This is a predicted structure of a 78-nucleotide RNA (c-di-GMP-I riboswitch aptamer) from Thiomicrorhabdus chilensis DSM 12352. The sequence was found by an Rfam model in a public genome assembly. Model confidence (mean pLDDT): 84 of 100. The organism belongs to Thiomicrorhabdus chilensis, within Bacteria. It matches the Rfam family "c-di-GMP-I riboswitch aptamer". Its family is annotated with cyclic-di-GMP binding in the Gene Ontology. Rfam's curators write: GEMM was predicted in a large-scale screen for bacterial structured RNA regulatory elements.
RNA sequence: UAUUUGUUGUGCCAAACUUGUUGUGAAGCAAGGACGGAAAGCCAAGGGUCUUACUCAGUAAGAUAGCCGGUUGCCAAA
Numbered sequence: 001u002a003u004u005u006g007u008u009g010u011g012c013c014a015a016a017c018u019u020g021u022u023g024u025g026a027a028g029c030a031a032g033g034a035c036g037g038a039a040a041g042c043c044a045a046g047g048g049u050c051u052u053a054c055u056c057a058g059u060a061a062g063a064u065a066g067c068c069g070g071u072u073g074c075c076a077a078a
Base pairs, nucleotide, nucleotide: 003078004077005076006075012037013036017032018031019030020029021028022027035066041071042070043069046068047067048064049063050062051061052060053059054058
């Protein structure tokens, strides 16, 4: 340096739900909370799912990365 395996150590993130807030909505943000996660880091011009509008076969716009996927990494061991 590369590959594989994993969380021993040090740590990291934060589901559902509650409160507040933004949005037509899916949902987002903040606080609490912890179901879980070896990438639950990043990417929405790959696919899927969801929302809105329309001329409702479909098209356009949006949401979702903790759905699949792409991509970049820390530590340890081999």